Annotation: The RNA shown here (transfer RNA) has 71 nucleotides and comes from Actinoallomurus bryophytorum. Its Rfam family is "tRNA". It is annotated as a transfer RNA. From the family's description: Transfer RNA (tRNA) molecules are approximately 80 nucleotides in length. Lineage of the source: Bacteria > Bacillati > Actinomycetota > Thermomonosporaceae > Actinoallomurus. The RNAcentral record of the sequence draws on ENA and Rfam.

RNA sequence: UCCGGUGUCAUCCAACGGCAGGAUGCGCGGUUGUUACCCGCGUAAUGCUGGUUCGAGUCCAGCCGCCGGAG
Numbered sequence: 001u002c003c004g005g006u007g008u009c010a011u012c013c014a015a016c017g018g019c020a021g022g023a024u025g026c027g028c029g030g031u032u033g034u035u036a037c038c039c040g041c042g043u044a045a046u047g048c049u050g051g052u053u054c055g056a057g058u059c060c061a062g063c064c065g066c067c068g069g070a071g
Base pairs, nucleotide, nucleotide: 001070002069003068004067005066006065007064010024011023012022013021018054025043026042027041028040029039030038047063048062049061050060051059
């Protein structure tokens, strides 16, 4: 430099083009003699910039990061 794949809460994963959800974590509360377990509530995300569309996490382009391959 070229080709391919990939990018979603702090972490691990979901989401026919139609309200971004689950688990873990964290915070508060319940339970318990205390802690833990367990239960409830809350917390928080689509890498960036454009395009297509009535509507984009999803499709397209460029850029950035990561992984793999070629030279």